[in-house]
């Protein structure tokens, strides 16, 4: 000094599910109303799952019990259900940690 790996950062990909239903209130259109169109607060009923979070199964030293036992599999608590954000994972750069050799 240095892989695989493990942590952090940057840059690029990255999925699903209502841009629903109601009451208000804001805003813009409009001389106003009144319609309309965005946006919000609550309530409602519907679905999503790839942040986190919960939950389990075989292998698992002979035999039997107990403990342990993943996950994008599962519940949906959370988050999501126009765009944006975020988003597991993938890729690559940096920095940082060590073991083998």
């Nucleotide at each position: 000094a240095c892989a695989c790996c493990c942590c952090g950062u940057g840059c690029g990909g990255g999925a699903g599910a209502g841009u629903c239903c109601g009451c208000g209130c804001c805003g813009g259109u409009c001389a106003c109303c009144a319609g309309c169109c965005g946006g919000u607060u609550c309530g409602g009923c519907g679905c999503c799952g790839a942040a986190g979070g919960a939950g389990c199964a075989a292998a698992u030293c002979c035999u039997c019990c107990c403990c342990g036992g993943a996950a994008c599999c599962u519940c949906u608590c959370a988050g999501g259900c126009c765009c944006a954000a975020g988003g597991a994972c993938c890729g690559u750069a940096c920095g940082g940690g060590a073991c083998a050799g």
The prediction has a mean pLDDT of 79. Glycine riboswitch aptamer from Kutzneria buriramensis, 101 nucleotides, folded computationally. Lineage of the source: Bacteria > Actinomycetota > Actinomycetes > Pseudonocardiales > Kutzneria. It matches the Rfam family "Glycine riboswitch aptamer". On this family, see Mandal et al., Science 2004: "A glycine-dependent riboswitch that uses cooperative binding to control gene expression". Rfam describes the family as follows. This family represents the bacterial glycine riboswitch.